A computed fold for a 72-nucleotide RNA from a bacterium, annotated as transfer RNA. Its Rfam family is "tRNA". It is annotated as a transfer RNA. About the family: Transfer RNA (tRNA) molecules are approximately 80 nucleotides in length.
[in-house]
RNA sequence: GUCCCCGUAGUGAAACGGAUAUCACGACAGACUUCGAAUCUGUUAGUGGGGGUUCGAAUCCUCCCGGGGACA
Numbered sequence: 001g002u003c004c005c006c007g008u009a010g011u012g013a014a015a016c017g018g019a020u021a022u023c024a025c026g027a028c029a030g031a032c033u034u035c036g037a038a039u040c041u042g043u044u045a046g047u048g049g050g051g052g053u054u055c056g057a058a059u060c061c062u063c064c065c066g067g068g069g070a071c072a
Base pairs, nucleotide, nucleotide: 001071002070003069004068005067006066007065010025011024012023013022018055026044027043028042029041030040031039048064049063050062051061052060
């Protein structure tokens, strides 16, 4: 330099172009307990950035940014 793959809560992953983006772990609060653990309930927090297509975009297109890989 060319090509390919990936980027979604703090972490790991789901989500056919269609209802308020789901689950697990974590964190916090409460219940329970003599206290704690476990368990139960609740809360927390997210689509890498810009532009485009579409009635509708996490999803499709494009450019950029970041990570990984193949070739040179």